About this RNA
This is a predicted structure of a 1481-nucleotide RNA (small-subunit ribosomal RNA) from an uncultured bacterium. The prediction has a mean pLDDT of 84. Its Rfam family is "Bacterial small subunit ribosomal RNA".
RNA sequence: AACGAACGCUGGCGGCGUGGAUAAGACAUGCAAGUCGAACGGGGCUUGGCUGCGAUUACAUCAAGGCCUUGUUCAGUGGCGGACGGGUGCGUAACACGUGAGUAAUCUGCCGGGGGGAGGGGGAUAGCCCGUGGAAACGCGGAUUAAUACCCUGUGCGGUUUUGGCUGGCAUCAGUCAACGACCAAAGGCGCUGUUAAAAGCGCCGCCCCCUGAUGAACUCGCGGCCUAUCAGCUUGUUGGUGCGGGUAACGGCCCACCAAGGCGAUGACGGGUAGCCGGUCUGAGAGGAUGACCGGCCACACUGGAACUGAGACACGGUCCAGACACCUGCGGGUGGCAGCAGUCGAGAAUCAUCCACAAUGGGCGAAAGCCUGAUGGUGUGACGCCGCGUGGAGGAUGAAGGUCUUCGGAUCGUAAACUCCUGUCGAGUGGGAAGAACAGCGUCUGGGUGAAUAAUCCGGGCGCCUGACGGUACCACUAAAGGAAGCCCCGGCUAACUCCGUGCCAGCAGCCGCGGUAAUACGGGGGGGGCAAGCGUUGUUCGGAAUUACUGGGCGUAAAGGGCUCGUAGGCGGCCAACUAAGUCGGAUGUGAAAUCCCCAGGCUCAACCUGGGAACUGCAUCCGAUACUGGAUGGCUUGAAUUCGGGAGAGGGAUGCAGAAUUCCAGGUGUAGCGGUGAAAUGCGUAGAUAUCUGGAGGAAUACCGGUGGCGAAGGCGGCAUCCUGGACCGAGAUUGACGCUGAGGAGCGAAAGCUAGGGGAGCAAACGGGAUUAGAUACCCCGGUAGUCCUAGCCCUAAACGAUGAAUGCUUGGUGUAACGGGUAUCGAUCCCUGUUGUGCCGAAGCUAACGCAUUAAGCAUUCCGCCUGGGGAGUACGGUCGCAAGGCUGAAACUCAAAGGAAUUGACGGGGGCCCGCACAAGCGGUGGAGCAUGUGGUUCAAUUCGACGCAACGCGAAGAACCUUACCUGGGCUCGAAAUGCAGCUGACAUCCGGCGAAAGUCGGCUCCCGCAAGGGCAGCUGUAUAGGUGCUGCAUGGCUGUCGUCAGCUCGUGUCGUGAGAUGUUGGGUUAAGUCCCGCAACGAGCGCAACCCUCGUCCUCUGUUGCCAUCAGGUUAUGCUGGGCACUCUGAGGAGACUGCCGGUGAUAAACCGGAGGAAGGUGGGGAUGACGUCAAGUCAGCAUGGCCUUUAUGUCCAGGGCCACACACGUGCUACAAUGGCAGAUACAAAGCGUUGCAAACUCGCAAGAGUGAGCUAAUCGCAGAAAGUCUGUCUCAGUUCGGAUUGUCGGCUGCAACUCGCCGACAUGAAGUUGGAAUCGCUAGUAAUCGCGGAUCAGCAUGCCGCGGUGAAUACGUUCCCGGGCCUUGUACACACCGCCCGUCACAUCACGAAAGCUGGCUGUACUAGAAGUAGCCCCGCCAACCCGUCAGGGAGGCAGGUUCCUAAGGUAUGGUCAGUGAUUGGGGUG
Repeated sequence: AACGAACGCUGGCGGCGUGGAUAAGACAUGCAAGUCGAACGGGGCUUGGCUGCGAUUACAUCAAGGCCUUGUUCAGUGGCGGACGGGUGCGUAACACGUGAGUAAUCUGCCGGGGGGAGGGGGAUAGCCCGUGGAAACGCGGAUUAAUACCCUGUGCGGUUUUGGCUGGCAUCAGUCAACGACCAAAGGCGCUGUUAAAAGCGCCGCCCCCUGAUGAACUCGCGGCCUAUCAGCUUGUUGGUGCGGGUAACGGCCCACCAAGGCGAUGACGGGUAGCCGGUCUGAGAGGAUGACCGGCCACACUGGAACUGAGACACGGUCCAGACACCUGCGGGUGGCAGCAGUCGAGAAUCAUCCACAAUGGGCGAAAGCCUGAUGGUGUGACGCCGCGUGGAGGAUGAAGGUCUUCGGAUCGUAAACUCCUGUCGAGUGGGAAGAACAGCGUCUGGGUGAAUAAUCCGGGCGCCUGACGGUACCACUAAAGGAAGCCCCGGCUAACUCCGUGCCAGCAGCCGCGGUAAUACGGGGGGGGCAAGCGUUGUUCGGAAUUACUGGGCGUAAAGGGCUCGUAGGCGGCCAACUAAGUCGGAUGUGAAAUCCCCAGGCUCAACCUGGGAACUGCAUCCGAUACUGGAUGGCUUGAAUUCGGGAGAGGGAUGCAGAAUUCCAGGUGUAGCGGUGAAAUGCGUAGAUAUCUGGAGGAAUACCGGUGGCGAAGGCGGCAUCCUGGACCGAGAUUGACGCUGAGGAGCGAAAGCUAGGGGAGCAAACGGGAUUAGAUACCCCGGUAGUCCUAGCCCUAAACGAUGAAUGCUUGGUGUAACGGGUAUCGAUCCCUGUUGUGCCGAAGCUAACGCAUUAAGCAUUCCGCCUGGGGAGUACGGUCGCAAGGCUGAAACUCAAAGGAAUUGACGGGGGCCCGCACAAGCGGUGGAGCAUGUGGUUCAAUUCGACGCAACGCGAAGAACCUUACCUGGGCUCGAAAUGCAGCUGACAUCCGGCGAAAGUCGGCUCCCGCAAGGGCAGCUGUAUAGGUGCUGCAUGGCUGUCGUCAGCUCGUGUCGUGAGAUGUUGGGUUAAGUCCCGCAACGAGCGCAACCCUCGUCCUCUGUUGCCAUCAGGUUAUGCUGGGCACUCUGAGGAGACUGCCGGUGAUAAACCGGAGGAAGGUGGGGAUGACGUCAAGUCAGCAUGGCCUUUAUGUCCAGGGCCACACACGUGCUACAAUGGCAGAUACAAAGCGUUGCAAACUCGCAAGAGUGAGCUAAUCGCAGAAAGUCUGUCUCAGUUCGGAUUGUCGGCUGCAACUCGCCGACAUGAAGUUGGAAUCGCUAGUAAUCGCGGAUCAGCAUGCCGCGGUGAAUACGUUCCCGGGCCUUGUACACACCGCCCGUCACAUCACGAAAGCUGGCUGUACUAGAAGUAGCCCCGCCAACCCGUCAGGGAGGCAGGUUCCUAAGGUAUGGUCAGUGAUUGGGGUG
């Protein structure tokens, strides 16, 4: 894009089309083929006339019946038509169809043209009548009758047959002429004239014979159009011939007798499956692909199978006969039927209409005609089934209404949309008018002509008039009223136009593909809005397209699927140069055909369009004729360049056979010799005192051939390696000659074909599947070790596969180069080629153009071309199953499907990873020092418990963490008691005059109840407070996976990026890699890169040296004063110090190393030396890391509670486990006494001196200090002296008792401290593990934050003050480069197989069932043909009759033959206990 569609939702009108695609299933009912009286006889009715039994009788009339006549009708005889028209697509792979030829091998009713004719006779028969059988259908017998029915005979223009001649052709023949015979015809009817009636005449129709045309039909041939080779061989009337055979309209094995043995087939016979074919239709740029509804042509069929009859035509849809199935009627004896005609019914189905109207038109049958018949046809109806057209209103209209939705609360949007105003009038409704389709024919009338004796009849014309419409009062037109009656469907994540809110919460659901949904869903459902199409819109199905995704146009095969393992070679395909011939292919022209319709173009008709009509073009095809001859082909003659042959050479693991050789292993024998050998990561099994290993000598046997040896050689590939001989294949080089295209490829076919394996016979040293043992290991059916059998070797025969690989078929030609190597030549120079140059062939490497997706290939192509072969078409299933074939077997070759997935795959890129590599760093290891892990206690966590033990943090990077301090408070938890605009905040409205304090009652308190009870202002009013209502508040409720901010971590690791340029199809690369160097992507050099940014470093703070300034509360050298003593005082600011500013250090200098660089090493100077120590400072990013409980914040939840107040309790529990610490275990120590030296801090709700009391904690009192002034404040380790003497102790201090102190409303749960008493575990700590590289570890004390009180924690401060680092193999972490990768939520990755379960499809299977079909036999209806014919018989013949003959009928029989039956095969399905693998989860 399309559709004969269906389904869902929706549905105003009209036009034109179209509608059982499935069950060729079954059918009730009606209709669909009749007509002719001008062929014929009869019956009924009827018109007119005559007659008339009889009735009434006055005339007259009526009247059964009869005769003649008119019209009509019924059945019959007869004629024509029922072979057309209409339906369907079962069958059919075929001359069925299409196209083009042929019939000299044919027929043709009706129709047209031409010629000729119709003489004479005869016998029947239906109907009707009578009788009779049967339920019916349907008959039977007798009598009688007509014809355009039937028969005999005459004639023969002529036809048929036989023979001969002539002309022509195409072999059989055609036409024509002649001859002798033979055979072959007929029918009347009507009208007019005419007549008493006839006869006769004219006209029309009909009849017979012949020729011919047209139409229709039949047969034959060339070419064309499905799938399957897992169908490869098929065939006996088969193939051909003979027989003037039979038969036919006609050729022919169509049929028959005989003879011969042929015919078809890889260019696909035979078989199987499927299918009506075509014009066309749909799609497509085309080529193609798909299709064959409607319309048109052909074919086939008519319940199924068979058969003929009649006929011009049938093997006959609405005919016949037979058989069968089914259905119906029946009196049970027997009959009847065939919608795949039009309607209609049932059924099946996703699904397909009215039991309509009319012959008015078109067409058909019959008829002289009128006319009759016509479910053909014309119409109407029905279905949005399709195409086309129209409408559902138009213009104005902003308060941007109401309402909905969203909202950042401002607004936005639906939206000029509506309302409202003014218009218009299509469709629909109503009223009125109202076509075309109709012209023939016929009739009437007028008239011309023909025929004719004719003014008759009749025929051919012309004019006028009359008559005929199913649709239909329809199309169309006018008028009336009125915006009034007329819009939906799908979609809105991307593809793909169109976005938000709510609900839901991996549920419900969506989905064409990718994929959405697990609490903020533009993807589900709803709302709003939007997009698309529109009386439709979506969905499903199907076809083509996109798909160059079967590639003719127009693809590929090194690695993505794909080169056969290799060679030879058959058919086939393709093929060098020259000349002339031919004209099959090819090209041009002409002729015929290519039906119509359709498509296209141009016109025209319906208001337009769809639709219809006319004309044109086209139908790309086929056939015939004429012409052209470049190319291809054919046939002819030549040529040498392709190919081959000959000669001369050398090279080679080329092949086959035979023989020989040495080294080595093993074994055997002997000698020497002694305790081990062997083996491994380490061992053990094993061997060895019965003498091994080692070593020497001799022997045996088998296999393989070190060095040479080489991306060296040879071979088609597999493959080939000691030496020699024999036989033998191929290639190469050189040179001339010969043949003359002899060539290339190669479906089938044949041969070769590693290893393993198989058969038979040998052989067997070493090695070595299986197997045994030892190790390793969780295990170890492995890797390692000790043994060891097939096998490996030979001969003969199989097997026929490999990563049989260059993953690259063979051949030929062409296309820049460089450099090796092997073989054989040539040249130059030279005394001499081994060197230098060069040719051919082979074999490598590197690279240009070009190619390639890239990698890469690149004269040995994967480049540019040609020829031929093989092969591929998503992954899995599967190289499986079935079938076939080969094989002894193993198995090979050929080779599917169901089902399943949305990928599988290639190359390259960036990362990440590796029990890959290289370089480098870090208290990472190592070297050291001290700890933890054991004890007691403190503290945190888990767990458990509990009413609650609030919550968070979980490897490093949670666990003395949030918490710089839980008795109440904190507090978030629990129990209980209260409050509900609320404990706190704001706006508005109303009410009150209080509220609070205070007092009283109740209460655990919170609170509640009661009492007392306002201020300013003259007033209005205001203030304040409370109450009520409202909007709101509140929440440590949830989500750190919705977030901000902040933080941790890798990591203070040296990295992370960008712009421009360049390279690459691209991802991306380059820069940033490389050589050095550094703590450092630090710096230098190099470089298709050049620069830049964030990081590093530096700038900042602090400590260390110096200088300047500042001098009080600090300091005191000098001067002075004073004290027992003290900067105590005057004074000073030099020093220390305070705290501001500066200086200083930069690889600056010297030497060496290094590329002369960067830098490194050493040195000098210096307080400090190579970042001087420390701190602050944390790149791009990672971990959905942590935090909604610090704060902020979206969403959700809650609102007499998840809010808030209060009391008490809990966070402090305790079998246990872990982390972090403190104190120890002691003598480098404890205790006692004496005594020295800090730094940094803090202090007015505070630090507190001194003094007094207390053993002490502390208390009392309180100077001083808002601090370099006063206080905390005694530093401790240390030093000196004494004591203890190795013990559970004078170590250690847990635990417990009693008594105190302090803080605080309150120390019970649950604080700290003191005194006295008690005196536990613990004697240096398993596996494991932590910190630290210098003022560091270790050790010692001091201070601070928090804080009423409460540190062993945390943050700081100083004192004393080490040891060690060889080094980078290893552990951990990290950086750079490189490599592999099937990883990319990235190795905590990915992923394989068994087993278990569920489910799906398939294979095998004893069998069972069915369809189709072959063969043999049987059977034999109807029927044609042949034969018999004893029965019967009108026409003709003979016969005086009787009878006979010819002929016919019935009957019988033979051949053929349908259904049926029996037997046995083939093939395809279905099913099958059980079983096998496979897919999915």